[in-house]
RNA sequence: CACUCAUCAAGAGCGAGUGAGAGAACCGGCUCUUUGAACUCGCGGCAACCCCCGAAGCGCUCGGGACGGUGCUAACUCCGGCAGGGUCGACACUCUGGCAGAUGAGCG
Numbered sequence: 001c002a003c004u005c006a007u008c009a010a011g012a013g014c015g016a017g018u019g020a021g022a023g024a025a026c027c028g029g030c031u032c033u034u035u036g037a038a039c040u041c042g043c044g045g046c047a048a049c050c051c052c053c054g055a056a057g058c059g060c061u062c063g064g065g066a067c068g069g070u071g072c073u074a075a076c077u078c079c080g081g082c083a084g085g086g087u088c089g090a091c092a093c094u095c096u097g098g099c100a101g102a103u104g105a106g107c108g
Stems, first nucleotide, its partner, number of pairs: 001108001003106006013043005021032003026081004044073003049069002051065005077100001082097006
């Protein structure tokens, strides 16, 4: 980096350094931010993908655990963009799917 599969409405922050941006990219919204963004480090925490235990048990499923490998720790993946449907006089609202993305596991 490509591919496959699963999940994405829940959950969980303080300190130090630094100093102006950030919310993946583009466009449009909206939001966060000098009462300190993003990033790095430290220490916590959440969750339970891998993992471990049990159930006649290397799969599926259910229950439990959290030493270890990841991940995450503002807002639904912050929302929309494409296709189709519903409500509405309209504005607008809403549902489903898709695209894109994120994370994990597997594989090349």